[in-house]
RNA sequence: UCGCGCGGGAGAGACCCCGGAUCCGGUCCGGGGCGCCGAAGGAGCAACCGCCCCGGAAUCUCUCAGGCACCCGAACCGCGCGGG
Repeated sequence: UCGCGCGGGAGAGACCCCGGAUCCGGUCCGGGGCGCCGAAGGAGCAACCGCCCCGGAAUCUCUCAGGCACCCGAACCGCGCGGG
C1' cells in the first nucleotide's frame, strides 16, 4: 500500500401531489414537484509532496451521480489475516 473479516461511523423533509397494492387505523411501492446533505463514486481549485521535463494530490469546492424515518450504504479510524 492492496484485498478480506469484525467493530465504531455523521449530515440532510417519515415534506407535498398523483397512482397502485393492502390487513383500509396504517404500512409499502412507483412517478412528479419543491427544499436540503456530503463521507460511495465523479469533477474542480489548490495547501502540500516529489521534481530535469513534468507528475501526484484533500476532510476544501461543485452536486453529475448518490443520499435526506429505520435498514442498507458510508469517507475515515482501530484490530486480525493474506498478498505485493
A computed fold for an 84-nucleotide RNA from uncultured Sphingomonas sp., annotated as Glycine riboswitch aptamer. Rfam family: Glycine riboswitch aptamer. Its family is annotated with glycine biosynthetic process in the Gene Ontology. Lineage of the source: Bacteria > Pseudomonadati > Sphingomonadales > Sphingomonadaceae > Sphingomonas. Of the family's consensus pairs, 91% are formed in the model. The sequence is in RNAcentral, with records from MGnify.